Background: RNAcentral holds the full RNA, with entries from ENA and SILVA. The part of an RNA shown here (large-subunit ribosomal RNA, domain II) has 698 nucleotides and comes from Thraustotheca clavata. The gene name in the source record is rnl. Rfam family: Bacterial large subunit ribosomal RNA. Rfam links the family to the GO terms structural constituent of ribosome and ribosome. Its mean pLDDT, the model's own confidence on a scale to 100, is 84.
[in-house]
Context: one part of a larger RNA
RNA sequence: GCCAGCAAGUUUAUUUUUUUAGCAAGCUUAAUUUAUUAAUAAAAUAGGCGUAGAAAAAUCAAGUUUUAAAAAGCAUUAUAAAGUUAAAAAAAUAAGACCCGAAACUGAGUGAUCUAAUUAUGAACAGAUUGAAGAAUAGGUAAAACUAUUUGGAGGAUCGAACUCACGUAUGUGGCAUUAUAUGGAGAUGAUUUGUGAUUAGGGGUGAAAGGCCAAUCAAACUCAGAGAUAGCUGGUUUUCCGCGAAAUCUAUUGAAGUAGAGCAUUUAAGAAUCUUUUUUUGGGGUAGAGCACUCAUUAAGCUAGGGGGGUUAAAAUCUUACUGAACUUUUAGAAACUUCGAAUACAAAAAUAAGUAAUUAAAUAGACAGACAUUGGGCGCUAAGGUCCAUUGUCGAGAGGGAAACAGCCCAGAUUGAACGCUAAGGUCCUUAAAUAAUUUUCUAAGUGAUAAAGGAAGUGAAAAAAUAAAGACAACCAAUAGGUAGGCUUGGAAGCAGCCAUCCUUUAAAGAAAGCGUAAUAGCUCAUUGGUCUAGUUUUUUUGCACCGAAAAUGUAUCGGGACUAAAGAAAUUUACCGAAGCGUCAAGUUUAUAUAUAUAAAUAUUAUAAUAUAUAAACGGUAGCGGAACAUUCUGUAUGUUGCUAAAGAUAUGUUGUUAAAUAUAUUGAAGAUAUCAGAAUCGAAAAUGCUGGC
Numbered sequence: 001g002c003c004a005g006c007a008a009g010u011u012u013a014u015u016u017u018u019u020u021a022g023c024a025a026g027c028u029u030a031a032u033u034u035a036u037u038a039a040u041a042a043a044a045u046a047g048g049c050g051u052a053g054a055a056a057a058a059u060c061a062a063g064u065u066u067u068a069a070a071a072a073g074c075a076u077u078a079u080a081a082a083g084u085u086a087a088a089a090a091a092a093u094a095a096g097a098c099c100c101g102a103a104a105c106u107g108a109g110u111g112a113u114c115u116a117a118u119u120a121u122g123a124a125c126a127g128a129u130u131g132a133a134g135a136a137u138a139g140g141u142a143a144a145a146c147u148a149u150u151u152g153g154a155g156g157a158u159c160g161a162a163c164u165c166a167c168g169u170a171u172g173u174g175g176c177a178u179u180a181u182a183u184g185g186a187g188a189u190g191a192u193u194u195g196u197g198a199u200u201a202g203g204g205g206u207g208a209a210a211g212g213c214c215a216a217u218c219a220a221a222c223u224c225a226g227a228g229a230u231a232g233c234u235g236g237u238u239u240u241c242c243g244c245g246a247a248a249u250c251u252a253u254u255g256a257a258g259u260a261g262a263g264c265a266u267u268u269a270a271g272a273a274u275c276u277u278u279u280u281u282u283g284g285g286g287u288a289g290a291g292c293a294c295u296c297a298u299u300a301a302g303c304u305a306g307g308g309g310g311g312u313u314a315a316a317a318u319c320u321u322a323c324u325g326a327a328c329u330u331u332u333a334g335a336a337a338c339u340u341c342g343a344a345u346a347c348a349a350a351a352a353u354a355a356g357u358a359a360u361u362a363a364a365u366a367g368a369c370a371g372a373c374a375u376u377g378g379g380c381g382c383u384a385a386g387g388u389c390c391a392u393u394g395u396c397g398a399g400a401g402g403g404a405a406a407c408a409g410c411c412c413a414g415a416u417u418g419a420a421c422g423c424u425a426a427g428g429u430c431c432u433u434a435a436a437u438a439a440u441u442u443u444c445u446a447a448g449u450g451a452u453a454a455a456g457g458a459a460g461u462g463a464a465a466a467a468a469u470a471a472a473g474a475c476a477a478c479c480a481a482u483a484g485g486u487a488g489g490c491u492u493g494g495a496a497g498c499a500g501c502c503a504u505c506c507u508u509u510a511a512a513g514a515a516a517g518c519g520u521a522a523u524a525g526c527u528c529a530u531u532g533g534u535c536u537a538g539u540u541u542u543u544u545u546g547c548a549c550c551g552a553a554a555a556u557g558u559a560u561c562g563g564g565a566c567u568a569a570a571g572a573a574a575u576u577u578a579c580c581g582a583a584g585c586g587u588c589a590a591g592u593u594u595a596u597a598u599a600u601a602u603a604a605a606u607a608u609u610a611u612a613a614u615a616u617a618u619a620a621a622c623g624g625u626a627g628c629g630g631a632a633c634a635u636u637c638u639g640u641a642u643g644u645u646g647c648u649a650a651a652g653a654u655a656u657g658u659u660g661u662u663a664a665a666u667a668u669a670u671u672g673a674a675g676a677u678a679u680c681a682g683a684a685u686c687g688a689a690a691a692u693g694c695u696g697g698c
Stems, first nucleotide, its partner, number of pairs: 001698006011095013026049003032043005053060002063074003098236002101233001105226006116200009125190001127159003130155001134151006163187003167184005202218001204214003239632006249262005264367001265365006275356003278352006289341001290339002295335002300330003306324002308321004371396004376391005401412003416590004421586003427580003430564003436577001438576002441574004450566001456550002460547010477534005483507003488502003513528001516527003591622010601611004633687001635684005643677003652671008
């Protein structure tokens, strides 16, 4: 991993509600006893609930309590009032309470054959090296000290096997091994190593101390018990069909992964015109916007009190100012915590019309209180985030189908079932790919723009408008002229149109600046402005706007049209028609639910009434998670059953067919070899694909 088997809302008590049944102002027995056909019947009237309440109670009683009395509280008030017992279903509470799952806590025991320390008694340490104290002899001294030689054999001494350890590396990592092997390494007469026996025990021991070790277990061992500890947390929870169908919000919480009340769902009942949409009318408001009368902030000026500086002065006063400047006037103009103003929506009330039954109340049962994105209005943040927090509507959640290449939250549209049927939505119609290579349609784009982006840049190109100029010849190009006073004056080494300062006139002219630029040391030289000629018909500038261009760099490989490919498009802007296109709508057929109508049937009853009954017709509805409600299937056992069936072959197994909306049922064949069981009821150890489920097999 696969297969098979096993595996999870149970039982008891009490309470509440609903349904059914009995009796009813009453209902009912419990323990216990008796009887027999042995699991039923009868007795038992103790007790319980109800029929009357008030009071703490005595007590009183349709009243009672408080009080001196009353008010007041509770209760009763009659064409009144229903309870009680049992069964079933659902829920709550107490219990292990749907099942599995801790780490832990407590108690009683078992462990020092591992290991830690201690204790008693034993054992072990090749060989080599060094050569302490002491001693002897000799020298030496007054005697010592001291020196030399020899002897001696100390040491947590040296080297190095056994032995003990475990510092590096490699192998090993499903190993030879739950710590090994190989090769180097450390200690190796000592705080050494080691055999055997013994002692210390779990909040305890032991520890040259690492929270180490105490039997492969240690920040509190192991075994059993309390014990099914507790778990607001994770996982799992077994057949079918049908009806309805949520929430992820508010408030509170030692509350935030939970829970309770409300809101939202379901079921039953009551009740009868509430409720929703639309229209009209009437309301209050202080948002958007706007505005500056108020508050705060603000632009420019005027006028000017006051202050500072200066002059004059004995003082008072007075004059003055490149300073400052409240208030006032004009002007500009911002505001969530400004308002002289002020919408649309929304909200509230009333009325009317049509459609819908969607509203409300009560009882019972829930789930849910982690939401996500999108539009719009905001707060926080960086007018960052697939960010976060509110409001608003939608979708997803719980929603399939079509479109967006793919794509919970976007666009279209809400799937009862079937159909090689028809029409459409969004979106599309060259091929991929269903439908236009649509229009004797009108334009634009040349960038593959389309098919990613800004400030900014640019004789890209289309459209519109305005202002100039032009046949008295423009714009551009070409030919020619561009002079004289004069080298203006000053300055300067020089300054001649052109370093700088001042002035910037006059003349000749068709026209020509005391010069716009280059140039020279200064001159010179070359252009320009200006003018004539040649030529010939438009030219110049500005504004608005459509579509394009540059700006434009990223990491596996084109890679930001899905691809091919597309240029009078298969791109862009408009107009028109046709077609395709969904589980939408329609058509045909079928099912179920609800409502209505008709007929039949059954029961009571004979007037008629009732029905989870049957059939037909019509109408509407039938997406669905949590969840609520309804109806069924199958399994085992009991009654039915002293029945039916079975060796002329039961159950079971295998295969095939048929029936049913499904759970399933049934027939036949083969196998099998002894039991099985209709129907209608009853009772459950009653249904497995999931729990890192348990057991077994492979």